[in-house]
RNA sequence: CGCCUAAUCGCCUUCGGGCGAGCCGGGGACCCACCCGGACCACUGGGGUGAAUCCGCGAUCCUGCGGUAGGGGCACCUUCCGUCCCGAACCCGUCAGCUAACCUGGCCGGCGGCCGAUGGAGG
Numbered sequence: 001c002g003c004c005u006a007a008u009c010g011c012c013u014u015c016g017g018g019c020g021a022g023c024c025g026g027g028g029a030c031c032c033a034c035c036c037g038g039a040c041c042a043c044u045g046g047g048g049u050g051a052a053u054c055c056g057c058g059a060u061c062c063u064g065c066g067g068u069a070g071g072g073g074c075a076c077c078u079u080c081c082g083u084c085c086c087g088a089a090c091c092c093g094u095c096a097g098c099u100a101a102c103c104u105g106g107c108c109g110g111c112g113g114c115c116g117a118u119g120g121a122g123g
Stems, first nucleotide, its partner, number of pairs: 001112004008021005022107006032097001045095001046092004054067004070086005077123001079121003
């Protein structure tokens, strides 16, 4: 200086933190949706953040390979084309549809450049 992410900025501070702005998340009415009856099967509750979901193959262990919904980058910005990547992880705890008022939480973490290695077109 730049990138992913909501995860930044300002003021104050007894340096522990506090307050505010901004951005993000959860809970939470009317209305709407769900909510009725019967049959069969199974039993492994259900829900949330996030792009991160699903499919096929392989596999004693080893936990791999390919694709995919979806997402990000390519340094003035935007769009198209092209191209390079991601396609995880965690949380709540038997409980939550949407949802105005209202209540409430988060602002972490990870990575690259310091060159002439500038992808093309348009603005």